Model confidence (mean pLDDT): 79 of 100. GlmS glucosamine-6-phosphate activated ribozyme aptamer from Pusillibacter faecalis, 163 nucleotides, folded computationally. RNAcentral holds the sequence, with entries from Rfam. NCBI's taxonomy places the organism under Bacteria, Bacillati, Bacillota, Clostridia, Pusillibacter.

This record gives sequence, C1' cells and structure tokens, in this order.
RNA sequence: CGCCUAUCAUAAGCGCCAGUGCCUGCUGGAAAGAACGCGGCAGGACGACGAGGAGAAGAGAGGAUCGAACGUUUCGGCGGAUGCUCUUCCAUGUCUGCAGACAUGUGACACAGCUGACAAAUAUGCGGGUGACUGCAAAACAGAGGGGCUGUGACUGCAGUAA
Repeated sequence: CGCCUAUCAUAAGCGCCAGUGCCUGCUGGAAAGAACGCGGCAGGACGACGAGGAGAAGAGAGGAUCGAACGUUUCGGCGGAUGCUCUUCCAUGUCUGCAGACAUGUGACACAGCUGACAAAUAUGCGGGUGACUGCAAAACAGAGGGGCUGUGACUGCAGUAA
C1' cells in the first nucleotide's frame, strides 16, 4: 500500500414511547356455523415534512422562528435543543483614538423599496413486508431569515486627520 472479515461511531427540528388510535396472530362469549364488530393475551408498525438558527461564560421563564402537506394521529407525552430575556467579558458599526451611550455578532446598525438563488415530505415510479407500514430514485412547488442594489436615518465629551 492492497484485499478480506468482525465490531463501534454516524442523530440537535433532533432522539425516545408507558397512553389513544392502527396492524398481525391466538383466544373468549351467543342458540349450528361463518364474517364483521367487541373483550382478553402476545407480537409489531406509526408517532413533525423540510428551511433558518451558535462570539464566550453564567442565570431566568409553563420555555423556541418559518413555511409545506394533511384536513384521520404532524394525537398525547418524555428528554434535549443553536430561539427569547437578563448580567459580565470580547468583538463589529456610528470619520480616527480614548471614555461613555446605543445597535449588532464575525456576511457583526435600523427602516423602506427593488431584486436573484435555495427545501423536503406528500403525489409518482421501482422494491420490501401477510399487514399496519417502509426503503430507494428522479422531477416540481414555500415562507422566514440571510445575500445584492437603491434611498433615508445613525448620539455625547476630549483630542486628531482631511476638506
């Protein structure tokens, strides 16, 4: 370095399942049997579709943005979480330095207008499963945020540079 085998890891819009509903098998009761339904037992499947979101540390709160699909469970619950608020520190912006104030977080101010790019599920196709359901493939379609352009606005004191 190459080949083979085994094991572990792969997750943060993420993980999990004691409830409800769902599937399969067995079974109970009725007057002949069967089916459906109901009850019991066992096993199983589903249980949020992606986009966005992280300066550092600490604290707090029934405590987290955006749309897509469905219009039956994306129900109900547990844990976590980059969201929010506060404090301190660091950094960026308001011409430069220092001090303060305010805003912001490395693509580092706010508001308004214009503008281009970007998703997965569903559905479809091909498979797996008795089934609930599930794996894969290629195409389509958002909004928030952020990017680009334009406009308006962006503090105080001292010192300084340029006009």